Transfer RNA from a bacterium, 71 nucleotides, folded computationally. Rfam family: tRNA. From the family's description: Transfer RNA (tRNA) molecules are approximately 80 nucleotides in length.
[in-house]
RNA sequence: CGGGCUGUAGUAUACCGGCAGUACGCACGCUUCGGGUGCGUGUGGACCGGGUUCAAUUCCCGGCAGCCCGA
Numbered sequence: 001c002g003g004g005c006u007g008u009a010g011u012a013u014a015c016c017g018g019c020a021g022u023a024c025g026c027a028c029g030c031u032u033c034g035g036g037u038g039c040g041u042g043u044g045g046a047c048c049g050g051g052u053u054c055a056a057u058u059c060c061c062g063g064c065a066g067c068c069c070g071a
Base pairs, nucleotide, nucleotide: 001070002069003068004067005066006065007064010024011023012022013021018054025043026042027041028040029039030038047063048062049061050060051059
């Protein structure tokens, strides 16, 4: 310098045009003499900017970051 892949909650991971789920974590409550376990409730997210569309996490373009291949 060129090409490819990936980017979703604190972490891991689904959904892939029509209100973004799950598990762990965290907070509170119940349970216990206390802790743990278990149960219930809650918390919190589409990398950034444009475009297409009635509607974009999803499709298109550019950028950024990470990984891989080539030079």